[in-house]
Context: one part of a larger RNA
């Protein structure tokens, strides 16, 4: 060279060979032990995230309501009519039904086959009805598709583009027919013609019958489960209410009515005593009947009304037992709506009856796409419903044209603003004023004589305003328009304009070009329908309220029915809206620490014995800080010290006084450097101190108002508490800023996969075999959220029934039971393992349906 391992040259260094035995290296294949990884489940501790499911509800984690667990069972059914749609058979017909025939056969029946007859729909409308009753292959435009031509491209027989002809269905416009009104005309009149008239669910070369299936609508118990109530027909008075009638109980005490008896007064009437007597819905009270009070005992009791003590009444309207009597819109009530068998403001039983409920609760398997409404109108309507709205599904018929947008043109408005020396109404203030008006007053005897003054009144000005006031007049808004139905050129025609061949509308002929703001994106049309019709929030605007997390509009968004990031916490608020996952990047908010990311970089405020970081007002501050006006000051201010502070005069008045200072009015002069007829204490009054003022020292700034920012006063509530918490003060706190830098969402961007959807292509290729599903396969783009609801698809599950598997099973079927699996599948679910079990049981390909449960104060039964 080329890889320790292989060749080759060149240098070192070591070795005679074989055996045995030992002792290294390599490399297979068995085991053993240790140890380390990948993966998966399954516990435990930690860290982030996360409040309980159902349900009504704008809104539930809810201090709303149902829910202790577990099995089983449980609710949009099935019929009858319709309406759409779609799939089948026949077709100007079509299906029921009758009735006969033939075949199969050992007989019968069902069904299928033939022939006939026929009932429904459908084939002709229209008029009340007698009745009458549908030329024309209509014409005009748009028109797939089919023929022709050209031009381009090529893989040569397509394909793309443009133009031209015939022109389906349909669709618009407009004649024509058919019925019936109406009005006119006609020698025919029960006819025929006309018509800028009205009407039709009509013709215009027909499309319908049967049948499935779907949804969807109404009847029917009609998704299930509830009523309070009504009706009809019985059964109760063994509880209790009341009647009548026959029978049974009811200590002891107490008070003493009438009457009688002796006595005594009195003429008498008639009275007074002293006994007897034994009346009474009388007394006290045992039994008994009842049930006050402890709000006692008990209170899953002795008991679905007891116990016990207190307590009513206790000879009666007393209390009991038997029989009778009265029965449910009836009874019976010494009357509470009491009682009528543990039921009474209308008893029980059993029916009508699965009564009805616009109300209440529940509504059972998965995935996939799509997806709202709470608004209009009307209703004996305000907890309903129909209507249209919005949703979905299902086509169709094209390749034009269509738009929540923006820019141009060009109409259209009187809201916001403004205006008030414009016009209506309001209003404030002065100023001039000839006239004319009111009121008061000078000067006169008066004067529509003069001056003077309030006022009205005019005139130029001034000040404030207006949903129902405006000259002006916005921004948003709103219609409309941008070419073939056009422009150009020539004719024709009018009952029209105009005045003489011109205009204007209509019509016919040629030419003209595919271009007519700009973006976005297919679009146009119809059938058949759910769910909704309780809203709420939020900038702005606005209506009633003091005024509310209050009621009530609008426009837009939101939130219900939206999850993710921020706002600590949070339906709505800022960001942004969603397959499954990687890695970059960012919105909003953030960057002591809790907690991911600067204790980042300038600047300037703030100190709070209740700071600030999102409540908090008039009103205050000699906190501090910023600004502005003004005044003083080297002719020396302010601010301390110290000196002076006077005389007429005790000024007048007033008073019991009042001398600078109770009080009233004045408030002069003189001497000074200056000194008030006195700033305050002060006295009965003086006195006294002081201060205004001057001086002296001293030597530079002082001093007032105001307006601002931080801070502080104003600032008061019941559990202990809140910038989130810790804690911060040259902040981690308020403001301004950075040509500072980071964190990080499901948002963007980029990959990869998975569904769904448009669009184009059909060779084929893979180690080998088999499939050929086009609903297959292969490329490309684009979407992916969801409450109520629609739709699609399940090779998901349950039970049965027809067919197919030469299926599976005592070598063990179903069915149950397993933190069972390095299993499939988004998933509903499915396969394999173990163990119990012990005889039935699955898979395709059709059919049926009493077919899927976590919830119903849900039924049974079990813990």
């Nucleotide at each position: 060279g080329a890889u320790u391992u292989c060749c080759c040259g060149c240098g070192g260094u070591g070795a005679g060979c074989g055996u045995a035995c030992g002792c290294g290296g390599c490399u297979g294949g068995c085991g053993a032990c240790a140890u380390c990884g990948g993966u998966c489940a399954c516990c435990c501790a930690c860290c982030u995230g996360a409040c309980c499911c159902g349900u009504c509800u704008u809104g539930a984690a809810a201090c709303a309501c149902g829910g202790a667990c577990c099995a089983a069972g449980g609710a949009g059914u099935c019929u009858a009519a319709c309406a759409u749609g779609u799939g089948c058979g026949c077709g100007a017909g079509u299906c029921a039904g009758u009735g006969g025939g033939a075949c199969u056969c050992g007989a019968a029946c069902a069904a299928g086959c033939c022939c006939a007859c026929g009932g429904g729909c459908a084939g002709a409308a229209c008029g009340a009805a007698a009745g009458c009753g549908a030329u024309c292959g209509g014409u005009c435009g748009g028109g797939a598709u089919c023929c022709g031509c050209a031009c381009u491209g090529c893989u040569c027989g397509c394909a793309g583009u443009g133009u031209g002809g015939c022109g389906c269905a349909c669709c618009g416009a407009c004649g024509g027919c058919c019925c019936g009104a109406c009005g006119c005309c006609u020698g025919u009149a029960u006819a025929g013609g006309c018509g800028a008239u009205c009407g039709g669910a009509g013709c215009g070369u027909g499309a319908g019958c049967g049948u499935a299936c779907a949804c969807g609508u109404u009847g029917g118990g009609a998704c299930c489960c509830g009523a309070a109530a009504g009706a009809c027909g019985g059964u109760g008075a063994a509880c209790u209410a009341u009647u009548c009638c026959c029978g049974g109980g009811u200590a002891g005490g107490a008070u003493g009515a009438a009457g009688c008896c002796g006595g005594g007064g009195g003429a008498a009437a008639c009275u007074c005593c002293g006994g007897u007597g034994g009346a009474g819905g009388u007394c006290c009270g045992c039994a008994g009947c009842g049930g006050u009070u402890c709000u006692g005992a008990c209170g899953u009791g002795c008991a679905a009304u007891u116990c016990g003590a207190u307590c009513g009444u206790c000879g009666a309207a007393c209390c009991c037992g038997g029989g009778u009597a009265u029965a449910g819109g009836g009874g019976c009530g010494a009357a509470a709506g009491a009682c009528u068998a543990a039921u009474c403001g209308a008893a029980c039983c059993g029916u009508c009856u699965a009564g009805u409920a616009g109300c209440u609760g529940g509504u059972u398997c998965c995935c996939u796409c799509c997806g709202a409404a709470g608004u209009u109108u009307c209703c004996c309507g305000c907890a309903g419903g129909a209507u249209a709205g919005c949703u979905g599904g299902c086509g169709c018929u094209c390749g034009a044209g269509c738009a929540g947008u923006c820019g141009c043109g060009u109409c259209c408005g009187g809201u916001a603003a403004a205006g008030c020396g414009a016009a209506u109404g309001a209003u404030u203030a002065g100023a001039g004023g000839c006239c004319u008006c009111g009121g008061g007053g000078u000067c006169g005897a008066a004067a529509c004589g003069u001056c003077c003054u309030c006022g009205a009144c005019c005139u130029a000005u001034u000040c404030u305003c207006a949903a129902a006031c405006u000259u002006u007049a916005a921004a948003u808004g709103g219609g409309c328009g941008a070419g073939a139905c056009g422009c150009c050129g020539g004719g024709c025609u009018u009952u029209c304009g105009g005045a003489c061949u011109c205009g204007a509308a209509g019509c016919c002929c040629g030419g003209u070009c595919a271009c007519g703001g700009a973006u976005g994106a297919g679009a146009g049309u119809g059938c058949c329908c759910a769910g909704u019709g309780g809203g709420c929030c939020a900038c702005u605007u606005u209506u009633g309220g003091u005024a509310a997390g209050c009621a009530g509009a609008a426009c837009u968004g939101g939130c219900g029915c939206a999850g993710c990031g921020g706002g600590a916490u949070g339906a709505a608020c800022c960001g942004g809206a969603c397959g499954u996952c990687u890695g970059g990047c960012u919105a909003a908010g953030g960057c002591a620490c809790c907690c991911g990311a600067u204790g980042c970089g300038a600047c300037g405020c703030u100190c709070a014995u209740g700071a600030g970081a999102u409540u908090g007002a008039a009103a205050g501050g000699u906190g501090u800080u910023u600004a502005u006006c003004g005044c003083u000051u080297a002719a020396a201010a302010c601010a301390u010290c110290g000196g002076g502070u006077a005389g007429g005069u005790g000024g007048c008045c007033a008073u019991g006084g009042a001398a600078g200072u109770c009080g009233g009015a004045a408030u002069c002069c003189u001497c000074u450097a200056a000194g008030g007829a006195g700033u305050g204490u002060g006295u009965a009054a003086c006195a006294a101190c002081u201060c205004a003022c001057c001086c002296g020292c001293c030597g530079a700034a002082g001093c007032g108002a105001u307006a601002g920012g931080c801070c502080c006063u104003g600032a008061a509530a019941a559990u202990g508490g809140a910038a989130g918490g810790u804690g911060c003060u040259u902040a981690a706190g308020c403001g301004u800023c950075g040509g500072a830098g980071c964190c990080c969402a499901c948002g963007c961007c980029a990959g990869a996969c998975c569904g769904c959807u448009g669009c184009g292509g059909c060779a084929g290729a893979c180690a080998g075999a088999g499939u050929u599903u086009a609903u297959g396969u292969c490329g490309c783009g684009g979407c992916g959220a969801g409450u109520a609801g629609g739709a699609g698809g399940g090779u998901c599950g349950c039970g049965g029934c027809g067919g197919a598997g030469g299926g599976c099973g005592u070598c063990g079927a179903a069915g149950g039971g397993g933190a069972g699996u390095g299993g499939c599948g988004c998933g509903a679910g499915c396969a394999c393992c173990c163990c119990c079990g012990g005889a039935g049981c699955c898979u395709c390909c059709g059919c049926c349906g009493g077919c899927g449960c976590a919830g119903a104060u849900c039924u049974u039964g079990g813990u």
The part of an RNA shown here (large-subunit ribosomal RNA, domain II) has 863 nucleotides and comes from Pholcus phalangioides. The coordinates come from a structure-prediction model, not an experiment, and the mean pLDDT is 80. It matches the Rfam family "Eukaryotic large subunit ribosomal RNA". Clan: LSU clan. Gene Ontology terms of the family: structural constituent of ribosome and ribosome.